RNA sequence: AGAGUUUGAUCCUGGCUCAGAACGAACGCUGGCGGCAUGCCUAACACAUGCAAGUCGAACGAUAAGCUUCUUUCGGGAAGUGGACAGUGGCGGACGGGUGAGUAACGCGUGGGAACCUGCCUUUUGGUUCAGAACAACAGUUGGAAACGACUGCUAAUACUGGAUAUUCCCUUUGGGGGAAAGAUUUAUCGCCAAGAGAUGGGCCCGCGUUAGAUUAGCUAGUUGGUAAGGUAAUGGCUUACCAAGGCACCGAUCUAUAGCUGGUUUGAGAGGAUGAUCAGCCACACUGGGACUGAGACACGGCCCAGACUCCUACGGGAGGCAGCAGUGGGGAAUAUUGGACAAUGGGCGAAAGCCUGAUCCAGCAAUACCGCGUGUGUGAAGAAGGCCUUAGGGUUGUAAUUUAGGGUUAAUAACCCUGAGUCUUGACUGAACCUAUAGAAGAAGCACCGGCUAACUCCGUGCCAGCAGCCGCGGUAAUACGGAGGGUGCAAGCGUUAAUCGGAAUUACUGGGCGUAAAGCGCUCGUAGGCGGCUUGUUAAGUCGGAUGUGAAAGCCCCGGGCUCAACCCUGGAACUGCAUUUGAAACUGCCAAUCUAGAGUUCAGGAGAGGUAAGCGGAAUUCCGAGUGUAGAGGUGAAAUUCGUAGAUAUUCGGAGGAACACCAGAGCGAAGGCGGCUUACUGGACUGACACUGACGCUGAGGUACGAAAGCGUGGGGAGCAAACAGGAUUAGAUACCCUGGUAGUCCACGCCGUAAACGAUGAGAGCUAGUUGUCAGCAAGCAUGCUUGUUGGUGACGCAGCUAACGCAUUAAGCUCUCCGCCUGGGGAGUACGGUCGCAAGAUUAAAACUCAAAGAAAUUGACGGGGGCCCGCACAAGCGGUGGAGCAUGUGGUUUAAUUCGAAGCAACGCGCAGAACCUUACCUACCCUUGACAUCCCGAUCGCGGUUACCGGAGACGGUUUCCUUCAGCUAGGCUGGAUCGGUGACAGGUGCUGCAUGGCUGUCGUCAGCUCGUGUCGUGAGAUGUUGGGUUAAGUCCCGCAACGAGCGCAACCCUCGCCUUUAGUUGCCAGCAUUUAGUUGGGCACUCUAGAGGGACUGCCGGUGAUAAGCCGGAGGAAGGUGGGGAUGACGUCAAGUCCUCAUGGCCCUUACGGGCUGGGCUACACACGUGCUACAAUGGCGGUGACAGAGGGUUAAUCCCUAAAAGCCGUCUCAGUUCGGAUUGUCCUCUGCAACUCGAGGGCAUGAAGUUGGAAUCGCUAGUAAUCGCAGAUCAGCAUGCUGCGGUGAAUACGUUCCCGGGCCUUGUACACACCGCCCGUCACACCAUGGGAGUUGGUUUUACCCGAAGACGUUGCGCUAACCGCAAGGAGGCAGCAGGCCACGGUAAGGUCAGCGACUGGGGUGAAGUCGUAACAAGGUAGCCGUAGGGGAACCUGCGGCUGGAUCACCUCCUU
Repeated sequence: AGAGUUUGAUCCUGGCUCAGAACGAACGCUGGCGGCAUGCCUAACACAUGCAAGUCGAACGAUAAGCUUCUUUCGGGAAGUGGACAGUGGCGGACGGGUGAGUAACGCGUGGGAACCUGCCUUUUGGUUCAGAACAACAGUUGGAAACGACUGCUAAUACUGGAUAUUCCCUUUGGGGGAAAGAUUUAUCGCCAAGAGAUGGGCCCGCGUUAGAUUAGCUAGUUGGUAAGGUAAUGGCUUACCAAGGCACCGAUCUAUAGCUGGUUUGAGAGGAUGAUCAGCCACACUGGGACUGAGACACGGCCCAGACUCCUACGGGAGGCAGCAGUGGGGAAUAUUGGACAAUGGGCGAAAGCCUGAUCCAGCAAUACCGCGUGUGUGAAGAAGGCCUUAGGGUUGUAAUUUAGGGUUAAUAACCCUGAGUCUUGACUGAACCUAUAGAAGAAGCACCGGCUAACUCCGUGCCAGCAGCCGCGGUAAUACGGAGGGUGCAAGCGUUAAUCGGAAUUACUGGGCGUAAAGCGCUCGUAGGCGGCUUGUUAAGUCGGAUGUGAAAGCCCCGGGCUCAACCCUGGAACUGCAUUUGAAACUGCCAAUCUAGAGUUCAGGAGAGGUAAGCGGAAUUCCGAGUGUAGAGGUGAAAUUCGUAGAUAUUCGGAGGAACACCAGAGCGAAGGCGGCUUACUGGACUGACACUGACGCUGAGGUACGAAAGCGUGGGGAGCAAACAGGAUUAGAUACCCUGGUAGUCCACGCCGUAAACGAUGAGAGCUAGUUGUCAGCAAGCAUGCUUGUUGGUGACGCAGCUAACGCAUUAAGCUCUCCGCCUGGGGAGUACGGUCGCAAGAUUAAAACUCAAAGAAAUUGACGGGGGCCCGCACAAGCGGUGGAGCAUGUGGUUUAAUUCGAAGCAACGCGCAGAACCUUACCUACCCUUGACAUCCCGAUCGCGGUUACCGGAGACGGUUUCCUUCAGCUAGGCUGGAUCGGUGACAGGUGCUGCAUGGCUGUCGUCAGCUCGUGUCGUGAGAUGUUGGGUUAAGUCCCGCAACGAGCGCAACCCUCGCCUUUAGUUGCCAGCAUUUAGUUGGGCACUCUAGAGGGACUGCCGGUGAUAAGCCGGAGGAAGGUGGGGAUGACGUCAAGUCCUCAUGGCCCUUACGGGCUGGGCUACACACGUGCUACAAUGGCGGUGACAGAGGGUUAAUCCCUAAAAGCCGUCUCAGUUCGGAUUGUCCUCUGCAACUCGAGGGCAUGAAGUUGGAAUCGCUAGUAAUCGCAGAUCAGCAUGCUGCGGUGAAUACGUUCCCGGGCCUUGUACACACCGCCCGUCACACCAUGGGAGUUGGUUUUACCCGAAGACGUUGCGCUAACCGCAAGGAGGCAGCAGGCCACGGUAAGGUCAGCGACUGGGGUGAAGUCGUAACAAGGUAGCCGUAGGGGAACCUGCGGCUGGAUCACCUCCUU
């Protein structure tokens, strides 16, 4: 620090995911040791049992046991000591320990403040006197099951009460008034009282900070303030009375939800984010709610009272209890420990002390829960062992790893605190501690995850879209590095993985640090409130700002220097830091406040001219329709074509007159307005902008949350109006259907007035304002200067085009910015769900506005690129069409295919590019199929063992369908050699390795082939352009059969293709002259023979044709047109030759081959059958339908090929032509079919061959829709040959004979090439894709209601308690001689108030018959709405309609293709 994932590829936007760190964790597998930490996150659920707060006899009385002394009537008694169980009294139970329910608050944090209290502690001053009355304990009686009491009597105190005294105490009207104490014990202390000061702790107040929601906008009556009083330790509506009507709130009150806060922890570069376990500070709570008492301190965890719920005891009358203390139990939960030891240390309570108490604490136990450390051995060791795994069978790997073996070395060890100093001694739960020494022995100790990419690490087997994996992308459908196992490897290691949750990466909420033309995103547009921001100059101030100082910012933690445990984790000392707050003191540039000035912003005034700016009234002509009249006659209208419709009752057409409504042609280019929008003419009223002048005001400005005015079309309400047009509707067409497009009609509406609605692709998809930053050019409205008086130049404001810098992902924008800056507002944060639901506001309604979530996907999207495609465009080519000739499709037959049939009808080929194709030839064989019968190392190959010496050929017989089995005649009698059954060869038998497979996969492959297409294309190097995919070159202007050539050009070159080189035919020359030829000379039946090689021919080598020459044209080019010459002329004809690639095209049955499968069978042999079937359908052919013919006769000339060799011989001839006949008919056409006889081949023609003779003589009279071939020696027509082959040809491959017609031309059909355009396609239009319906699942809205929580208001009830009143009952201390009084207590009633109740609401949640839409789901139904002009351009708003996508009306937009025109720009 990044990476993966949208695409064919690219760039961008944008989400999702991963790598890191961390954890009070849990789960899975595994588990040696130690140190140090941590350990109910859930039910603030309920708790059995034990312990967690006592102590003091030096405050007090009484006193058991024991001991001592004295006494004794020997029973005992007294005194002392002693201290148990209790009691009075004092101090402590307000600390320590737990938990986080509540609390959004002065609760917490931080910094301040004044009106307070403070036991024990420190310090200072003073005092400590005189009296009194009780109550527990105890004793007796008594109630109760118990808990616990009741009555009578006795008694002490540091318990209680009174008097005196009284300060620097308190109150005060300043005169005065009030107010204290306690002793103990024996010589020194501890106590007590009053007062002051301090320390410590606490109470109260204030500034600032402290979660989310506005789908919570108004809240508040003690409420806000004042006066008075009460109350408190103290201020205060804290409480009460009276008075006033305030207080809080968009800088977010109130309400709702959530939450203890902080130091810190974690992450991060930081800023931030998340969090608040352990440790520390504060707060709150103690079964739930309320209340006070005591006290210095509590409204009190282990105190009290009351109410409630729950649990327990009970003799039913009553009682008891509160683990959120430590252990522990149940429960909940994925999940969290021992009913341990000790007060030795630290600390706390009491005590003078000894000491007692202390589940605080210190330790131990359990848990890999976290962090840290150590170990599981070290060295040597190649025969690279065995085994495993892989293998190309050679080897590789596991791997120095193991087995085996051996002697040395190093390191590590105790204290602590306090005191003025020194010395000595004692105390250990942990503790069987650590540590040290000795001994022993390699002894006790390795797993987990991963290995497709991200991401380090690869092979085999199994499985076969199954089982499964998966963080994302994605793997798995028979060769899976992705599943499972194994071997190997990688990573970490006593752990390793997974899961949950946090931060990071994420600049993906952007303060640091993002955006808004088209990706998500500018409000439809003004005005304007609050707010934010604000021109020049001077002065003042010091709020912001900047500097210094002081205080504080607890400790711990983080960081740094050191130190202690062997190291580390851990711990200790010190420092720094704590970015903050407050106070104080300075500075005065900038911002702010205040005061004054200026004119550049803004505005006013004056003078002009422009304009569809707005409102109202009036007027006008053209046109449509209607009405009346005339002329006139059969149609009109409408369409792609028609029909509905109108018309003989007189339409359409035409002429005149009239009515009415709506809209304003041409001008038209521009202009105006904030936007929507505005168009005949005139008048009235009226808004704004611009220019010039530079007189006036003097910052008066900009933006603008809420708010407010305006706001197309459609729509709504009321009343008018209604010509045309026209949703709905009706009819006619089209269509498979047509709820549409087209046509004929037609109502709302469109128009007017008034009132609503408030939305549009309300768009420049671009908020408003200001400044700055090259130009060129058009136009609109002004002004100025110059003169050539209609031009030039300059300037201000508007509106267009191009273009530099700059910006942008690109497209593009570019002084009218999307550039560079500033101010303010609005908006965005993946796609879908959804601009939807619920709630609120507005509206008559339609609906508008505000605006989620569950769930679901890994994308959705922008721009540009290359292709492909288009019922887009341009150019061009092709027997593509057209022009012609002949066919197919109809008939019969042949042949192939489908289908059907069958035991089998073997298999393959499937649009063109399968179908007379594989098959250049199925009676057996072939043959792969079926039936029956046989063989099992096999019909065939190699190796091993044994036997034999052969083998082979041949004759005959028997069994059998044959394979095969059995017997037999005759011929023949292996080679080398080291002489050895040594080797080779052959046959038979045996054994196992193996043979064998036309079995599967052509979607595992090689090879070969088809096709686009003999189309003209396909690429590369370097350079250049572009962020890039890519482009350029290869496009353009010409030209060509051609990317053929020329010219131009940021390209210059090159390669594979084209062409040429090759073969053949056509002309000539030359060489050669047999088997060929014969002009001339002989000869013959015959080139037969001599002779010859001129000619033909043969087969070798050459020549020839190149737009070379001339003219024209073109650009002076390439080329084209015409001509000459020539056998041949513009590629002379034909062939071979097939670029990069496409179709997972075809072939595993030619061959080869991976994998899988069969192995007495899916192999091998053989018999018979089948591949030849036959209601039918299609392809390819043959023969015909006849007279351009049939039949009969005659009849010449080929080429090529084959036959073993052969230019010699054979196959070997035909149609045409000529003569004759037939005369338009199912025929003398046609020959199918059938009968019969025969021939040939062959082991064999039944299934199932070919040919021939005689006889038979079917369909068929030129073929519907549709469709094929062909451009010259071609079509058409005629025959010949060959391969295969025993035989079988209408097929195939070749060969020659005769020998045409037509092409105006490129509009159209098909295919192809180039350029361009659109695209939502890229498996590429056989593409993509929308909606209803049906099915399954999921979440969600509505819903009669129902259940629960919470909260508000009103009323009722009113426990305990404090408060004030009362107090007739009771009453020790004080007063009083007494009566009595003061005071106190009970009690009664009162207001306050918890729980509870009633009624009416608000709000949240659960369930809910039924119902609405939504989402998801390999192969359901109906259509085809969108993407190309998507076949009616699409989309937005609105209204109506329709199974559904949708259709139609009105207005708007271009995010519409194409053609034409206009305008503008460049050259």
Small-subunit ribosomal RNA from an uncultured prokaryote, 1467 nucleotides, folded computationally. The RNAcentral record of the sequence draws on ENA. The coordinates come from a structure-prediction model, not an experiment, and the mean pLDDT is 81.